[in-house]
RNA sequence: UUAUUGAAAGGGCAAACCCAUCGAAAGGUGGGGACGCAAAGCUACCUGUCUAAGGAAUGGUUACCAUUCUAUGAUCGAGGGGACGCCACA
Numbered sequence: 001u002u003a004u005u006g007a008a009a010g011g012g013c014a015a016a017c018c019c020a021u022c023g024a025a026a027g028g029u030g031g032g033g034a035c036g037c038a039a040a041g042c043u044a045c046c047u048g049u050c051u052a053a054g055g056a057a058u059g060g061u062u063a064c065c066a067u068u069c070u071a072u073g074a075u076c077g078a079g080g081g082g083a084c085g086c087c088a089c090a
Stems, first nucleotide, its partner, number of pairs: 004090001005088002012037002017032006035077001042082002045080003048075003054070007
């Protein structure tokens, strides 16, 4: 120095929930708050999951309603991949 690993120290992030706000929704953002996390930092590339505005089909009946399908939307605190990374007992 690198890899593995995560004892110690310094710290870091922030679930649920509440308030405000954006959004059709899923969900995001800010504040409070801590369930937890050694990448619970980044990235939507692959898979999974969520939503269905718009679009399509079908039915009802009457210009609307309902159902189904669909991501271009979302999720990295769902898994994998990618690049970056604090400290250093062993």
Predicted 3D model of a 90-nucleotide RNA (c-di-GMP-I riboswitch aptamer) from Aliidiomarina minuta. The RNAcentral record of the sequence draws on Rfam. The prediction has a mean pLDDT of 88. The organism belongs to Aliidiomarina, within Bacteria.